RNA sequence: UGAGCGAAAUGGCAAACCUGCUGAAAGGCAGGGACGCAAAGCCAAGGAUCUUCGGUUCUUCGGAACAAAGACAGCCUGGCCGCCGAA
Repeated sequence: UGAGCGAAAUGGCAAACCUGCUGAAAGGCAGGGACGCAAAGCCAAGGAUCUUCGGUUCUUCGGAACAAAGACAGCCUGGCCGCCGAA
């Protein structure tokens, strides 16, 4: 120095929940808050999952079913980039 790896230290992120804004919803953003995280940094490419405004079909006209182009990177895989340095 590189790869694997994850002790210590410095610093970082922030689940649930609460408040506000936003969105049809799932969700997102901001503030508070910490369950956790060595990629809990970035990318929806594959799978999983969530939602259903509009759409299609059905309807007893109340609604129901189907279905991403919506969402999720703190579900898994893959890609890109990165801090520290004990065993």

Annotation
This is a predicted structure of an 87-nucleotide RNA (c-di-GMP-I riboswitch aptamer) from a Syntrophomonadaceae bacterium. The coordinates come from a structure-prediction model, not an experiment, and the mean pLDDT is 89. It matches the Rfam family "c-di-GMP-I riboswitch aptamer". From the family's description: GEMM was predicted in a large-scale screen for bacterial structured RNA regulatory elements. NCBI's taxonomy places the organism under Bacteria, Bacillati, Bacillota, Eubacteriales, Syntrophomonadaceae.